Model confidence (mean pLDDT): 77 of 100. This is a predicted structure of a 354-nucleotide RNA (Bacterial RNase P class A) from an uncultured Pelagibacteraceae bacterium. Rfam family: Bacterial RNase P class A. By type it is a ribozyme. Of the family's consensus pairs, 96% are formed in the model. The sequence was found by an Rfam model in a public genome assembly.

[in-house]
RNA sequence: CUAGGCAAUUGGAUUGUCGCUACUUUUUUAAAAGUAGAGGAAAGUCCGGGCUCCAUAAAGACAAGGUGCCAGCUAAUGGCUGGCAAGGGUGACCUUAGGGAUAGUGCCACAGAAAAUAAACCGCCUAAUCAAGGUAAGGGUGAAACGGUGUGGUAAGAGCACACCGGUUUUUUGGUAACAAAAAACGCACGGCAAACCCCACCUGGAGCAAGACUAAAAAGAGAUGACACUGCGAAAGCUAAAAACAGUCUUUAGUUAGUCAUCAGGGUUAGUCGCUUGAAUUUAAGUGUGAACUUAAAUCUAGAUAAAUGACAUCUUAAAUGACAAAACCCGGCUUACAGAUUGCCUAGCUCA
Numbered sequence: 001c002u003a004g005g006c007a008a009u010u011g012g013a014u015u016g017u018c019g020c021u022a023c024u025u026u027u028u029u030a031a032a033a034g035u036a037g038a039g040g041a042a043a044g045u046c047c048g049g050g051c052u053c054c055a056u057a058a059a060g061a062c063a064a065g066g067u068g069c070c071a072g073c074u075a076a077u078g079g080c081u082g083g084c085a086a087g088g089g090u091g092a093c094c095u096u097a098g099g100g101a102u103a104g105u106g107c108c109a110c111a112g113a114a115a116a117u118a119a120a121c122c123g124c125c126u127a128a129u130c131a132a133g134g135u136a137a138g139g140g141u142g143a144a145a146c147g148g149u150g151u152g153g154u155a156a157g158a159g160c161a162c163a164c165c166g167g168u169u170u171u172u173u174g175g176u177a178a179c180a181a182a183a184a185a186c187g188c189a190c191g192g193c194a195a196a197c198c199c200c201a202c203c204u205g206g207a208g209c210a211a212g213a214c215u216a217a218a219a220a221g222a223g224a225u226g227a228c229a230c231u232g233c234g235a236a237a238g239c240u241a242a243a244a245a246c247a248g249u250c251u252u253u254a255g256u257u258a259g260u261c262a263u264c265a266g267g268g269u270u271a272g273u274c275g276c277u278u279g280a281a282u283u284u285a286a287g288u289g290u291g292a293a294c295u296u297a298a299a300u301c302u303a304g305a306u307a308a309a310u311g312a313c314a315u316c317u318u319a320a321a322u323g324a325c326a327a328a329a330c331c332c333g334g335c336u337u338a339c340a341g342a343u344u345g346c347c348u349a350g351c352u353c354a
Stems, first nucleotide, its partner, number of pairs: 001350010012316003016313003020037007039325001043336002046334005051208004056254007064204005069083005084098001085096004099199002104197002106193003121139002123135004147165006166188001167186008212274005223264006232239002244257003279301001281300008
């Protein structure tokens, strides 16, 4: 200098003028002053939670769904961090829907002789008229053809035998573990696919801010039918008991409601207030840890609209500028997707110079 890999920042500024919204203070009740006001993804609605409501809780079995190497972090996850293994790359690095194929079932089109209890088309050898026998080393088909290379052996061959590699099992060492290394024994192979059904291990209530709560108003309730239950005390109100119901289904134990459940017809449902933004928060520093992160201390308060405010103008900076992608609606932690331009750090490879 060129090409790559990984990670990150930014994607305008102004104590200018006017306008809009929220909160606080003052006060002449309608104004003034002060502070703040749309993102890194606010998007997707794909995960996980906080919060709210629904009487449920424990144990066991079954069903449905989710996850799937090991160890950590977190409120939690299918997230993140660090490792292991397999594959790709010269490398920095990248990818993985990474448990089980001897529990069973299923699939592998076409081509090919044959696609898994799977084979002999060409070829080679014996024979040599034909036929037949042996073979799976060489060739062909295919994504994949009964481990690979070499030597010996053979009629020709073949783990047939041997050496090395590969595979299986056992032991030792290292590691928390996944796993790795070494040694020994065994000719050891009827392949692949579970992002096919399935098996194994672990996990799992539902609905959602249009959740839900309060105030005022409105209205029409003794409407009808059916099933089950209706014990006791009390003048009554009420207490108690039972049937039934209770977060997938069933069983057991405990508990709650006090009449329960089902069907049909009919009436009202308006206007506000809260929920609503102080959070598992952010920033800085120190310490611990390889790291995700955690602990301690200090500082800060950064939109809460409700038919929907967060704007317009001017000036400056700039390569350019509300000219990339794009707009809060209960909140938070992740993942995924989109993104013109500008900037930075570390690492790898090549070339050149010293």